[in-house]
RNAcentral holds the sequence, with entries from ENA. This is a predicted structure of a 72-nucleotide RNA (transfer RNA) from a Candidatus Shapirobacteria bacterium. Rfam family: tRNA. The family's RNA type in Rfam is transfer RNA. About the family: Transfer RNA (tRNA) molecules are approximately 80 nucleotides in length. The coordinates come from a structure-prediction model, not an experiment, and the mean pLDDT is 82.

RNA sequence: GCCGAUGUGGCUCAGUGGCAGAGCACGUCUUUGGUAAAGACGGGGUCAUGGGUUCGAUUCCCAUCAUCGGCU
Numbered sequence: 001g002c003c004g005a006u007g008u009g010g011c012u013c014a015g016u017g018g019c020a021g022a023g024c025a026c027g028u029c030u031u032u033g034g035u036a037a038a039g040a041c042g043g044g045g046u047c048a049u050g051g052g053u054u055c056g057a058u059u060c061c062c063a064u065c066a067u068c069g070g071c072u
Base pairs, nucleotide, nucleotide: 001071002070003069004068005067006066007065010024011023012022013021018055026042027041028040029039030038048064049063050062051061052060
């Protein structure tokens, strides 16, 4: 230099056009003599960034950035 993959709560990841979710973690409560475990509830997201397409984009297209892999 060329090609490809990935980018979504604190972490690991779902979500292939119409309300952004799960598990773990965190907070409160229940339970216990107390802790742990278990259960209930709750907070937390510019969906990497910028454009485009569309009535509507996490999703499709383009560019950029970051990480990883391959080729030379």